[in-house]
Molecule: RNase P RNA; transfer RNA
Organism: Oscillospiraceae bacterium
């Protein structure tokens, strides 16, 4: 200098004028403070919170899938192991079980989990062409896939039939926290693929979502509904989970009495596993500990804006709706850091 | 805000143990008719919403996006 890899951050700025939401101060006028994002998005996971038995049992159903750790939890993250790709930095991986069982493998092909179409070899028949019977998976042909691969021996021809190496399986030893690695011995090979087919194994999951849920309210003639009380009758009914248990509430009628409003108000609502900074703290890291902080939207038809000026690199994707941790997806431009490969010069 | 469904030819819809994508209407051509309609015969038409993955093979199975659509507030 060129090419390429990984990571982090930022994502218009400043000023004037006019508005808007919230909080505080004020009798009021008004004043002061504050006001979107890294994804606020998709709503794909996990948790908090709320109600239903402060949540119960079994079945059914759903989810996850190498190991160890982190965490409130996770399908997330970190580190590592194994398979694969790259010269390399590095990338990528739904990565349990196919000798528990069942299903499927179209077309082609002789045969798709069990086989002899061609070929090769032997025997029989025949003058011969050729036919019949048997052996054979080394060769041909078909296919995504054809009975471990390759070489040598062996054989009538062949074949793990035998042997070396590689692959596979088992056992033992050893290293490691573990996934797993390494070494030695044995087995001639035991038996295709598919579990993002049913299924099996291990572990996890109660249901519903802030439209959860709680509180309050003027006027009351009728009907209806609900609460409470009394009387009578019945032993069934309702809710919690799809089913079975189990738990809870007894249920219906009559009478008396009370209440009932609007797409209402308030609470839930934002200080919480929060965010930021520091650390000669622990850890490879995720993360945790400790210390500090003058960091801080809470609307409900829904504010966070409009317009003007200046500057330049000319401004992308996109606008909270109970909260938080992740994932996924969208994103103009810009900045920084750390490795790698190649060339050249010193 | 929460939950569900759908996407296949121009339109309306089928498509199951994963194995060459179909039906009806419409469209085109021919026959028939003086001409048109009806009728008869033949034909064309699809990246199965998009992108990845599993598999020998995907409309179908898995994951991620996009678009459309339905239901849910209180209840005297």
């Nucleotide at each position: 200098c060129g090419a390429g890899c990984g990571g982090a951050c930022u994502g218009u700025g400043c000023g004037a004028u006019c508005g808007g939401g919230c909080a505080c101060a004020g009798c009021a006028a008004u004043g002061u403070g504050u006001c979107a994002g890294g994804a606020a998005a998709g709503u794909c996971c996990g948790g908090g919170c709320a109600u239903c038995a402060c949540a119960g049992a079994g079945c059914a159903g759903g989810g996850u899938a190498g190991c160890u750790g982190c965490u409130a939890a996770c399908g997330g993250c970190a580190g590592c192991c194994g398979a694969g790709g790259g010269u390399g930095a590095c990338c990528c991986u739904a990565g349990g079980g196919a000798a528990a069982g069942u299903g499927c493998a179209a077309c082609a092909g002789a045969a798709a989990u069990a086989u002899a179409c061609c070929g090769c070899c032997g025997c029989c028949g025949u003058c011969a062409a050729u036919g019949g019977c048997g052996g054979u998976a080394a060769g041909g042909a078909u296919g995504a896939a054809a009975a471990g691969g390759c070489g040598a021996g062996g054989c009538a021809a062949g074949a793990g039939c035998u042997c070396a190496c590689c692959g596979g399986g088992g056992c033992u030893g050893u290293g490691g926290a573990g996934a797993c690695g390494c070494a030695g011995c044995c087995c001639g090979c035991c038996a295709u693929g598919u579990a993002a087919a049913c299924c099996c194994u291990a572990c996890c999951c109660g249901a519903u979502g802030c439209a959860a849920c709680g509180u309050c309210u003027a006027u009351u003639g009728g009907u209806a509904c609900g609460g409470u009380g009394u009387a009578c009758g019945c032993a069934a009914u309702g809710u919690c989970u799809g089913c079975u248990c189990g738990a809870c509430a007894g249920c219906g009628u009559a009478c008396a009495u009370c209440g009932u409003a609007a797409u209402g108000a308030c609470g839930g609502c934002u200080a919480g596993a929060u965010c930021c900074c520091g650390u000669u703290c622990g850890g490879c890291a995720a993360c945790g500990g400790c210390g500090g902080g003058u960091a801080a939207a809470g609307a409900u038809a829904a504010a966070u804006g409009a317009c003007c000026g200046c500057a330049c690199a000319c401004g992308a994707c996109a606008u909270a709706a109970c909260c938080c941790g992740g994932c996924u997806u969208a994103c103009a431009g810009g900045u920084c850091c750390g490795g790698u490969c190649g060339g050249u010069a010193c | 805000c929460c939950g569900g469904g759908u996407g296949u030819a121009g339109c309306g819809c089928a498509g199951u143990u994963g194995g060459u994508a179909g039906c009806g209407c419409g469209c085109c051509a021919g026959c028939u008719u003086u001409g048109g309609g009806a009728g008869c015969u033949g034909g064309a038409u699809g990246c199965c919403g998009c992108g990845a993955g599993u598999u020998c093979g995907a409309g179908u199975c898995u994951c991620g996006c996009c678009a459309c659509u339905c239901g849910g507030a209180c209840c005297a």